[in-house]
RNA sequence: AUGUUAUCAAGAAAGGCAGAGGGAAUAGACCCAAUGAAGCCUUGGCAACCCUUUUCCUUUUAACUCUUGGGAUAAGAAGGUGCUACAUUCUACUAACACCAAUGGUGUUGGAAAGAUAACGA
Numbered sequence: 001a002u003g004u005u006a007u008c009a010a011g012a013a014a015g016g017c018a019g020a021g022g023g024a025a026u027a028g029a030c031c032c033a034a035u036g037a038a039g040c041c042u043u044g045g046c047a048a049c050c051c052u053u054u055u056c057c058u059u060u061u062a063a064c065u066c067u068u069g070g071g072a073u074a075a076g077a078a079g080g081u082g083c084u085a086c087a088u089u090c091u092a093c094u095a096a097c098a099c100c101a102a103u104g105g106u107g108u109u110g111g112a113a114a115g116a117u118a119a120c121g122a
Base pairs, nucleotide, nucleotide: 003120004119005118006117007116008115013043014042015041016040017039021032022031023030026092027091028090029089044084045083046082049080050079051076052075053074055072056071057070058069088114093111094110095109096108097107098106099105100104
């Protein structure tokens, strides 16, 4: 890099270096940026994917308890990641429905695709 699964609601910034771009990519729109973008560093913070703990169910047993595996609930934040303008910003492909000046267009709702993050596997 590729694959599977889950989520994409909400949340959380100061300082230093730096110096023109940035909001994933392509196109259009919109937005942020010399009152300082990207990037790097420091300190903090957010969240709860992995994780820690409690309780319960289940697997196993002739039976009970413990352990192991699986699941649910509640609490937590030591550690591994991640994130810390607004927002996966909107449109693009597609389905249903509605409307119109109708070989089409517009709107609403949903889905897909693409992307991000985590866990697992190799």